[in-house]
């Protein structure tokens, strides 16, 4: 010079003018005057977890559903940090479909002799016979073919040929030792040694899990026919996922017909952001100073003009936070690798 990989940051500003909206505070109150503040990093998907609110201040089991390596952080998580194991990459770093297969049951197509009760297509080697082509018995699984995957792997012995048939490392199983909080490493004996995959298949183990949701809920108004008719009513019914036990109340349960449906609150002060200092590898905690940052309800943000630029893509709050996932234009800023020159 190049080329990667990882972390932060920003979303148009400013000023002028007209127009919406909200919150406060005066006034001559069917409105006017002044101040102050108005969409995001994802506000989006509705995937996750809570905050609140209601369900009896009665609980218990099953069923069923979440999660799935350890250890921390949180309010709390299937989420974040950090380490471990396993793939990927020279590397800086990235990825997870990360308990169990020796409780069982399924399944592994075509191909191939054979994919488990494990076999012999193609050799290989001994015997007999023999028309010399080969045909028959035995013994073989080391070559060689299919296949994703062939029943431990690679070397030296030994065999008639071979095979863990022996032996030396690996590899698997069992003991037990050392580091570490653990997940897990790394070492020593010992054993010829059960064929392998797949549990995001069904199961097994460990944890954990009531329901419903601001269209919750709450409280003013208003209006009518306080109608009419059936069925059940303690051996019964209702009680906010099934399903049983247990408890509590005593009404429930459907049909027809008539009436009203406005308004306030919940609604925005918060497990707050921001800024500084310690502590912690880190996520994150502790502390201090300061500061109020949208609250609509057929839905408020707009247009018009200069100027300055990162020349504005993806896209708009609806009860509030913490995540996770997807879309996406451009710019800034650091930290690490590798590689090629010169010095």
């Nucleotide at each position: 010079g190049g080329a990667g990989u990882c972390g932060g940051c920003c979303a148009g500003g400013c000023a002028g003018u007209c127009g919406c909206u909200u919150c406060g505070c005066c006034c001559c109150u069917u409105g006017g005057g002044c101040g102050g503040g108005g969409a995001g990093g994802a506000a989006a998907g509705u995937c996750c977890g809570g905050g609140c609110u209601c369900u009896a201040c009665a609980g218990g089991g099953c069923a069923g559903g979440g999660u799935g390596c350890c250890a921390g952080g949180u309010a709390a998580u299937u989420c974040c940090u950090g380490g471990g194991a396993g793939g990927c990459g020279c590397g800086a770093g990235u990825c997870u479909a990360u308990g169990g297969a020796a409780a069982g049951u399924g399944c592994c197509a075509c191909a191939g002799a054979a994919a488990a009760u494990a076999u012999a297509c193609c050799g290989c080697c001994u015997g007999u016979a023999u028309u010399c082509g080969u045909a028959c018995a035995g013994g073989u699984a080391a070559g060689g073919g299919u296949g994703a995957a062939a029943u431990g792997g690679u070397g030296c012995g030994g065999u008639a040929a071979g095979a863990g048939c022996g032996c030396a490392c690996c590899g698997c199983g069992c003991g037990g030792c050392u580091g570490g909080u653990a997940a897990c490493a790394g070492g020593c004996g010992u054993g010829g040694c059960a064929g392998g995959g797949u549990a995001a298949a069904c199961c097994c183990c460990a944890c954990c899990c009531g329901g419903a949701g601001c269209a919750a809920g709450a409280c003013c108004a208003a209006a009518u026919a306080g109608g009419g008719g059936a069925a059940c009513g303690u051996u019964c019914a209702u009680g906010c996922g099934g399903c049983c036990c247990g408890c509590a109340u005593g009404g429930u349960u459907c049909c027809c017909g008539g009436g009203u449906a406005g308004g306030u609150c919940g609604c925005u002060u918060g497990a707050g952001g921001c800024c500084u200092g310690c502590g912690g590898u880190g996520a994150c905690g502790c502390a201090g100073u300061g500061u109020c940052c949208a609250g609509a309800u057929g839905a408020a943000u707009g247009g018009c003009u200069g100027u300055c630029c990162a020349c504005g893509a993806c896209a708009a709050a609806a009860c509030c936070c913490g995540g996770c996932u997807u879309a996406u234009c451009g710019g800034c800023c650091g930290g690490c690798u590798c590689c090629c020159u010169c010095u």
Predicted 3D model of a 343-nucleotide RNA (Bacterial RNase P class A) from a Gammaproteobacteria bacterium. The coordinates come from a structure-prediction model, not an experiment, and the mean pLDDT is 77. It matches the Rfam family "Bacterial RNase P class A". Rfam links the family to the GO terms tRNA processing, ribonuclease P activity and dimeric ribonuclease P complex. About the family: Ribonuclease P (RNase P) is a ubiquitous endoribonuclease, found in archaea, bacteria and eukarya as well as chloroplasts and mitochondria. The source organism's lineage runs through Bacteria, Pseudomonadati, Pseudomonadota and Gammaproteobacteria. It was read from a public genome assembly, where an Rfam model found it.